Predicted 3D model of a 1495-nucleotide RNA (small-subunit ribosomal RNA) from a wastewater metagenome. The sequence is in RNAcentral, with records from SILVA.
């Protein structure tokens, strides 16, 4: 510090996701040790049990125990101090809280410290105890009696307090300080003692200490779908109350107080130091530690006290729980442990007061779950270990493999060494002081011994992101943070091997910050991506020209105080072996307050100026606004004339109008609405908007003069006004047009587009509505920043006799364009540039401008405006393609013009389908279908049935053995099985034989490796092929342009068959294609001359190159020539084109071969090859038979025909190119014929196949199902072949079907072509060949032309397509799931108001009642108390509201969900351009009207 993800690719916008850090965590797997920390985040739910606050006998009496009689010990009670601290929790609280800074002249303080002065004299009670009684208990009642440091009276009064007065000072208003005078009032307690004293007591003072109370300012959460709140409310006076100020309380008076700088209401929440994160600014958070606040089952209340409205006190109410003898009582763990419940989840009912601290005490001491320690938990941080060195045969095993190897891997084994940890044993602290006492703890630590011994896992390995292979699985199982993996070769699932990361941990989940500049203060935007209010006026607010003076609020500098400690940071500071941790020091805490100084800038105040703004004077233009009047053209209607059969309308029709006289035409009249031409990127207005003419009233702008005022300005939240069209209300009006509606067409349908009609409406007046693509999709104001060319208004200058022209300035309105800006497109003095000020708005897409609530409206609706849920995108601009029922240019038998076919018939062949035991398989639009198959009777053959076989029909290795072959017999359908005969290969040694050795070929052959497979995958592949297409295209290097994809080159203008060539050009070159080079045909030349040829010479023959011979010709073979727009004319810059000459051939001379980059996951695993998978006594192999040849039907390709341009018969001509030895076969003979017999010749320019046929000639047929056509069928034969039954071809005789030129539709062909005619070949024993591949013979017609159909090339344009239009995509309906809204009703909860009831309790009042202290002889009094009454008052009750939550019949839309239904709305001119507002209508998308926008 970034990365992944939208696209075919790109840039941008924008969201989602990841890598980091952190945690009081939890879960999964795993787990050796130690140190330091830390541990109910949920139920402020409920709690058994124990402990957590007591102490003092030196305050007091009493009781008990012990005694050495000296005394000591214990403690129920009275009394004192403490229990208001410490400890726990965070419910409440948005301000009586907290933080920071101030203030109290408005306050208090027990214990402690300092100072001053005192403590004299009396009195009456009372608890415990005792006795009696009540009660289950808790507890209580009565009686007589008793003490005090308990209580009370009197005295004293340093002092304090109070009233009044005097003097002197002070301040900030009430006042206050110091001193003084008179009067009134007000204290006390003793205990111990070694008699020194000490501990207590009382009053007062303390700028002693420390703690508390109150006040003020500032700061710090969300919500405006909470906008108004408030009656003790705001203030005053009197009174009360408090330690103290105060509406704190009360009576009266006044009517205030708060609020857009957010009152009031709602939600949430303890606050801070800090913690986590971050570069910082910030954001999030408030565990442990520290400070403050609040709470103690819930609510209320006071008492005591220095202090409480009191966690382990009291009273009351309520809820809950417990005890009970049913009468009545008791309780409060949010103290420490612990239990239960809840929950994903959080510990021991431990030890000790040794230390630190607290309470009491004179002290010893007692108490202390504060605290110190230990225990449990990897919960966190830190440290240590699980060994170290050597060790290659690179062991074994495992994994993989191309079978060689590679990896695991120096890893192990093995050798040597060490002992942290562990175990055993011994020693042993500091912490403790002036001191005896140590829970921790026989612990840390030290020493010795033992022995590699006791100690490694978790996650990941497609990219992000470090790390790859095998097997299994087969869109299954599963994974997944995002993108996404998985449909038979998965580095993504599962397992294994290997690897990577971290390591006593590792992953996952959750949460926070970061990355995220994705709320932008630092640090973003708003023309088209989300985003400028429709426009103006203007309030608050914000901002504001030039000069001078003053002030010092902002601002800057210095100083002082404060900012607790801890934390963070720094230290070559220190202590635990290090670290974590702890201690010390420093800095810091960016803040607040006070004060001094400065005065540039901003602000305040004062004075001035004129450049902003406004006014004045003189002119100008204008569809600016409102009202009134008026004009002509046109449409329609009415009346009349002329006139006759149609008019109207459309793509074409029809509905409609018309013989009752339309349309057309002429004249007259009525009425409403709108104003042609002028008219213009012209004008005016803030916008909406404004258009005949005239008049009246009226707003604004511009120019000139520079006369006046003197900053009067800019913007503008709320507010107010204006605001197209549609729509609404009331009343008019209605010619035309025209939603709805009706009818006619179109259509599969047509609730549309088209047509005929037609009502609201459109018009007017008044009143509403308040929205538009209200757009420049661009808020307003000011200033600055190159130009060029138009145009509207005005002024000045020049010129002229004058006008125009020309130049300059100002204001408006346009086009182009530089710098600059922009993601690009583009903007560019009318900014989207450079700056300043103010306002509005945006923060992923959908849900949704929806729901709920508020406000407005008569309604329609408008405005404000969410969430749940869901997706990983949605979007902008530009690029390359593809596509368009877009445009332009060009080409092609593409159309047209022609000729002949197919589609109808019969047959052949192929395919589909059906059938079958099997009908083997593949090919399926063009680009499958006489295709693989250049030839299925067996074989082929892959299919079916049956019979066999298992190292195999074939190959390699191979123990052992043998000789092969060949012939015969039996059996069997054959394969095979069994038997017999024959018997022995080659080479070397060697004359031969015998023998030996070796070996290849051969046979048998156990057991294996392996063979084999037309089994599967053409979507794992190679190779080959089809197609676009023989179309003219496809690219590269360098340079240039662009942020980039990419463009340029390859464009533009010509030209061509051609990206062929030329010219120009930021391109210059090059490659693959085109063309040419190759083959063939066409002309000529040369050479050669047999088997070909035969002109001349000669010979033979019935005839004939038959022979001698020739080398002329044809022909053959080889090699050359020839054609290049070369020449001429025209045209053109050129390339080229047109015409002509010559020539066998003329503009590529004809034909062929040749197929660019690529497309179709096109075809082929069955031609071959080949990876993976599968079969292996079978999916292999052999054999016999059958099938591939079936047959209702459909399609494709052909053949033959339908006849006279013909058929039949007779006789006569003319080819080319091929083939031939398991062959072609002549002659001859036989047969009607197929053919048979026979075999000359030929390994072929020699011989044979071989007859060419159409054609021409002659004769017959005479338009008919025929002398056409030949299917079908019968009989008889021939040939091939082991074999023609299924299932061959051919021959002869007989039979003689359909068919009379073919519907919609469709195919081929542009010249030696089409058409017609035959010939040959391959395959092949034969042949179902009418197929295919070649060959020649005869030999046309037509092309005006490129509008249209199809295909292709180029340019351009639009695009929401990129699997690329066979694309994309919208809405209803149907199904499922989910969340939400409305909802009769219903259930909890919170809260407001009013009223009722009213506990405890303070306060107030009090007849009667009661009472020891004081007065009084007494009666009585002073004073007090209970009781009662009153105000207030918690809980409770009733009624009426409000908020939020749950449930819910039913209703509504929304989102999502591989293959449901209906249509086709949008994207191309999307087939009616689309969209916005509005209104009506329709199954649905939607349609139509009206106004607007161009996106």
């Nucleotide at each position: 510090a970034g990365a992944g993800u939208u696209u075919g690719a790109u840039c941008a916008u924008g969201g989602c996701u990841c890598a980091g850090g952190a945690c009081g965590a939890a879960c999964g797997c795993u787990g050796g040790c130690g140190g330091c920390g830390u541990g109910c985040c949920u139920u402020a739910g409920a709690c058994a049990u124990g402990c957590a606050a007591g102490u003092c006998g030196a305050g007091c009496g009493a009781g008990g125990g012990c005694u050495u009689c000296g005394g000591c010990c214990c403690u129920a009670g009275c009394g004192g101090c403490g229990a208001a601290c410490g400890g726990c929790g965070g419910a409440g609280u948005a301000a009586g809280a907290c933080a920071u800074a101030a203030g109290c002249a408005a306050c208090g303080u027990g214990c402690c410290c300092c100072g001053a002065a005192g403590a004299c004299u009396g009195g009456g009670a009372u608890a415990u105890a005792c006795a009696g009684c009540c009660g289950a208990a808790a507890g209580g009642c009565u009686g007589g009696g008793u003490a005090a440091u308990a209580c009370c009276g009197g005295a004293u009064g340093u002092g304090g307090c109070g009233c009044a007065c005097c003097u002197a000072g002070g301040g900030c208003a009430u006042c206050u300080u110091a001193g003084g005078u008179u009067c009134g009032u007000u204290a006390a307690a003793g205990g111990g003692u070694u008699c020194g004293c000490u501990c207590a007591c009382u009053u007062c003072g303390g700028c002693g200490a420390a703690c508390g109370g109150c006040u003020u300012a500032u700061g710090a959460c969300c919500u405006a779908u909470c906008a108004g709140c408030u009656u003790g409310u705001u203030g005053g006076u009197g009174g009360g109350g408090u330690a103290a100020c105060g509406g704190c309380c009360u009576a009266c008076c006044a009517a205030g107080g708060c609020u857009a700088c957010g009152a009031c209401g709602g939600g949430u929440a303890g606050g801070g130091g800090g913690u986590c994160u971050g570069a910082g600014a910030g954001g999030a958070u408030g565990a442990u530690c520290c400070c403050c606040c609040c709470g103690a089952g819930u609510g209320g209340g006071a008492c005591u006290g220095a202090g409480a409205c009191a966690c382990g006190g009291c009273c009351c109410a309520c809820a809950c729980a417990c005890c009970u003898a049913c009468g009545g009582g008791u309780g409060g763990c949010a103290g420490c442990a612990g239990u239960u419940u809840g929950g994903a989840a959080u510990c021991u009912u431990g030890c000790c007061c040794a230390a630190u601290g607290g309470g009491g005490g004179a002290a010893a001491c007692c108490c202390u779950g504060a605290g110190g320690c230990a225990g449990c938990g990897a919960c966190g941080c830190c440290g240590c270990g699980u060994g170290g060195a050597g060790g290659a045969u690179g062991a074994a095993g495992g994994a993989u493999u191309u079978a060689g190897g590679u990896c695991u891997g120096u890893a192990a084994a093995c050798u040597c060494c060490u002992u942290u940890u562990g175990c055993c044993a011994g020693g042993a602290a500091a912490g403790a002081c002036u001191u005896a006492g140590g829970a921790c703890g026989g612990u840390a630590c030290c020493u010795g011994g033992c022995g590699a011994a006791u100690a490694a896992g978790c996650c990941c390995c497609g990219g992000c992101u470090a790390a790859c292979u095998a097997c299994g699985u087969g869109c299954c199982a599963g994974c997944a943070g995002c993108c996404g993996c998985g449909g038979u070769a998965a580095u993504a699932c599962g397992u294994a091997g290997g690897g990577g990361g971290c390591g006593a941990g590792c992953g996952u989940u959750g949460u926070c910050c970061g990355g995220a500049u994705u709320u932008a203060c630092u640090g973003g935007g708003c023309g088209u991506a989300a985003a400028g209010c429709g426009c103006g006026c203007g309030u608050a607010g914000g901002c504001g020209g030039c000069u001078u003076g003053u002030u010092a609020a902002g601002u800057g500098a210095g100083a002082a105080g404060u900012g607790a400690a801890a934390u963070c940071c720094c230290c070559a500071g220190g202590g635990c072996u290090c670290a974590a941790c702890c201690c010390g020091g420093g800095a810091a805490c960016u803040g607040c307050u006070u004060u001094u100084c400065a005065u540039a800038c901003u602000g305040g105040c004062a004075a001035g100026c004129u450049a902003g703004a406004g006014g004045g004077a003189g002119g100008u233009a204008g569809a600016g606004g409102u009202g009134a009047a008026u004009g002509g053209a046109a449409u329609u209607c009415c009346c009349g004339g002329u006139g006759u059969a149609g008019c109207g309308g459309u793509g074409a029709c029809a509905u409609g109008c018309a013989u009752a006289g339309a349309u057309a035409u002429c004249g007259g009249g009525a009425g409403g609405a709108a104003c042609a031409c002028c008219a213009g990127c012209a004008g005016c207005g803030a916008a909406g908007g404004c258009g005949g003419u005239u008049c009246a009233c009226u707003g604004g702008a511009c120019c000139u003069c520079u006369c006046c005022u003197g900053a009067c300005g800019c913007u503008a939240a709320g507010g107010c006004g204006c605001g197209a069209a549609a729509g609404c209300g009331u009343g008019g009006g209605u010619a035309g047009c025209a939603a709805a509606c009706a009818g006619g067409a179109u259509u599969a349908g047509a609730u549309a587009c088209c047509c005929u009609g037609g009502u609201a409406g459109u018009c007017c007046a008044c009143g509403c509505c308040c929205u538009a693509a209200a757009c420049g999709a661009u808020g307003g104001a000011u200033a600055c920043u190159a130009g060029a060319c138009g145009u509207g208004a005005g002024a000045g200058g020049u010129a002229u006799c004058g006008a125009c022209c020309c130049c300059u300035c100002u204001c408006g309105u346009g086009u182009c364009g530089c710098a600059g800006c922009u993601a690009a497109c583009g903007c560019a003095c009318u900014a989207a540039g450079u700056a300043u000020c103010c306002c509005g708005c945006c923060u992923g897409g959908g849900g949704a401008g929806u729901a709920c609530g508020g406000c407005c409206g008569c309604a329609a609706g408008g405005u404000u405006g969410a969430a749940a849920c869901u997706c990983a995108a949605a979007u902008g601009a530009a690029u390359u393609g593809a596509c368009g029922g877009g445009u332009c240019c060009c080409c092609g038998c593409a159309c047209a013009a022609g000729c002949g076919g197919u589609g109808g018939a019969g047959c052949a062949u192929g395919u589909g389908g059906a059938u079958u035991a099997a009908u083997u398989c593949g090919a399926u639009a063009c680009u499958a279908a006489c295709c693989g198959a250049a030839g299925a009777a067996c074989c082929u053959u892959a299919c079916c049935c049956a019979g066999g076989u298992u190292u195999g029909a074939c190959a390699u290795c191979a123990a052992a053995g043998g000789a092969a072959a060949g012939c015969c017999c039996a059996u069997g359908a054959a394969a095979g099985u069994g038997g017999g005969c024959c018997c022995c290969c080659u080479a070397g040694c060697c004359a031969c034989a015998a023998g030996c050795u070796a070996g290849u070929g051969c046979c048998u052959g156990a057991a294996g490796a392996c063979a084999c497979c037309u089994g599967u995958u053409g979507c794992a592949u190679g190779g080959c092929u089809g197609u676009c297409g023989u179309c003219a295209g496809c690219u590269c290097g360098u340079g240039c342009c662009g942020u980039g994809a990419g463009g340029u080159g390859u464009a533009u203008g010509g030209u061509u068959a051609a990206g062929u060539c030329c010219a120009u050009c930021a391109a210059c070159g090059a490659g693959c294609g085109c063309a040419a080079c190759c083959c063939u045909c066409g002309u000529c030349c040369a050479a050669u001359g047999u088997u070909a040829c035969c002109a001349g010479c000669g010979a033979u023959u019935c005839a004939a190159g038959u022979c001698g011979g020739g080398g002329a010709c044809u022909c053959a073979u080889u090699g050359g020539a020839g054609a290049c727009c070369g020449c001429c004319g025209g045209u053109g810059u050129a390339a080229g084109c047109c015409g002509g000459a010559g020539g066998a051939a003329g503009g590529u001379g004809g034909g062929g071969a040749u197929g660019a980059c690529g497309u179709c996951a096109a075809g082929u695993c069955a031609g071959c090859a080949u990876g993976g998978c599968g079969g292996u006594u079978a999916c292999g192999c052999c054999u016999g038979g059958g099938g591939c040849u079936u047959c209702a039907c459909a399609c494709a390709u052909g053949c033959u025909a339908c006849a006279a341009u013909g058929g039949g018969c007779g006789a006569a001509a003319c080819a080319a190119a091929g083939g031939g030895c398991a062959g072609c076969a002549a002659c001859a003979u036989c047969g009607c014929g197929a053919g048979a017999u026979a075999g000359a010749g030929c390994u072929a320019a020699u011989c044979c196949c071989a007859a060419a046929a159409a054609u021409a000639c002659g004769c017959c047929c005479c338009c008919a199902g025929u002398u056409c056509a030949g299917a079908u069928a019968g009989c008889a034969g021939u040939c091939u072949g082991c074999a023609a039954c299924u299932c061959g071809a051919c021959u002869g005789c007989u039979u003689g079907a359909a068919g009379g030129c073919g519907g919609a539709a469709u195919c081929g062909c542009u010249a030696g072509u089409a058409a017609a005619c035959g010939c040959a070949g391959g395959u092949c024993a034969g042949c179902u060949a009418u197929a295919c591949u070649g060959c020649g013979u005869u030999g046309a017609a037509u092309a005006c032309g490129u509008u249209c159909c199809c295909g292709g090339g180029g340019a351009u344009u639009g695009u929401a397509c990129a699997c690329a239009c066979c694309g994309c995509c919208c809405g209803u309906c149907a199904a499922g799931u989910c969340a939400c809204c409305c909802g009769a009703a219903u259930u909890g909860u919170c809260u407001g108001c009013a009223c009722c009831c009213g506990a405890a309790g303070u306060c107030c009042g009090u007849g009667g009642c009661c009472c020891a202290a004081c007065c009084g002889c007494a009666a009585g009094g002073a004073g007090g108390g209970a009781g009662c009454g009153g105000c207030c008052g918690a809980a409770g009750g009733u009624g009426c509201g409000g908020g939020g939550a749950g449930u819910a019949a039913g209703g509504g839309g929304g989102a999502c969900u591989a293959a449901g239904u209906c249509g086709u709305a949008a994207c191309a001119a999307g087939g009616u351009a689309c969209c916005c507002g509005u209104a009506c209508c329709g199954g649905a998308a939607g349609g139509u009207g009206u106004g607007g926008g161009u996106g």